Source information: A computed fold for a 72-nucleotide RNA from a Pseudomonadota bacterium, annotated as transfer RNA. The sequence is in RNAcentral, with records from ENA.
RNA sequence: GCCAAUAUAGCUCAGUGGUAGAGCGCUACCUUGGUAAGGUAGAGGUCGAAAGUUCAAUUCUUUUUAUUGGCA
Numbered sequence: 001g002c003c004a005a006u007a008u009a010g011c012u013c014a015g016u017g018g019u020a021g022a023g024c025g026c027u028a029c030c031u032u033g034g035u036a037a038g039g040u041a042g043a044g045g046u047c048g049a050a051a052g053u054u055c056a057a058u059u060c061u062u063u064u065u066a067u068u069g070g071c072a
Stems, first nucleotide, its partner, number of pairs: 001071007010024004018055001026042005048064005
């Protein structure tokens, strides 16, 4: 320099155009003589950024940033 993949909650990851989810973690409560385990409820996201297409975009297209891998 060229090509490809990935970017979504604190962490690990789902989600193939129609209100963004799970597990773990966090907070409160219940349960116990107490702890652990268990149960219930809740908080936490401008879906890396910018534009385009569309009635509607995490999803499709383009550009761009970061990371990873391959080729030279």
Rfam family: tRNA. Rfam classes the family as a transfer RNA.